Transfer RNA from Amniculicola lignicola CBS 123094, 72 nucleotides, folded computationally. The organism belongs to Amniculicola lignicola, within Eukaryota. Its mean pLDDT, the model's own confidence on a scale to 100, is 82. Its Rfam family is "tRNA".

[in-house]
RNA sequence: AGUCUAAUGGUCUAGUGGAAUGACGUUCGCCUCACACGCGAAAGGUCCAGGGUUCGAUCCCCUGUUGGACUA
Repeated sequence: AGUCUAAUGGUCUAGUGGAAUGACGUUCGCCUCACACGCGAAAGGUCCAGGGUUCGAUCCCCUGUUGGACUA
């Protein structure tokens, strides 16, 4: 220098155009003398950034940033 790839709540993760799933963690309640375990509920997301396509974009296209792999 070039090619490919990844980026989604605090962490990990699913999701091939109709607006985001689950687990762990957090908070509250139940249980217990108490704690843990277990059970129930809740909060928590500009889906890396900007632009484009579309009636509509986490998803398709372009550029950039960061990480990874490969080639020279």